The RNA shown here (transfer RNA) has 71 nucleotides and comes from Rana omeimontis. The sequence is in RNAcentral, with records from ENA. It matches the Rfam family "tRNA". Gene Ontology term of the family: triplet codon-amino acid adaptor activity. Its mean pLDDT, the model's own confidence on a scale to 100, is 81.

RNA sequence: UAAGGAGUAGUACAAAGGAAGUACAGAGAGUUUUGAUCUCUCAGAUAUAGGUUCGAUCCCUAUUUUUUUAA
Numbered sequence: 001u002a003a004g005g006a007g008u009a010g011u012a013c014a015a016a017g018g019a020a021g022u023a024c025a026g027a028g029a030g031u032u033u034u035g036a037u038c039u040c041u042c043a044g045a046u047a048u049a050g051g052u053u054c055g056a057u058c059c060c061u062a063u064u065u066u067u068u069u070a071a
Stems, first nucleotide, its partner, number of pairs: 001070007010024004018054001026042005047063005
């Protein structure tokens, strides 16, 4: 420099146009003499800006960060 992949909760991942879930982590409650374990509850997220669409995590464009390959 060129081509490709990726950016979603604190972390690791889902969701493939009809409004975002799971696990661990965190907070609270129950059980326990205490702690751990176990059970229940709660909070928390779509890289940025536009466009298409009745409707966008998803499709298109640009930017940005990261990564792979080639030179």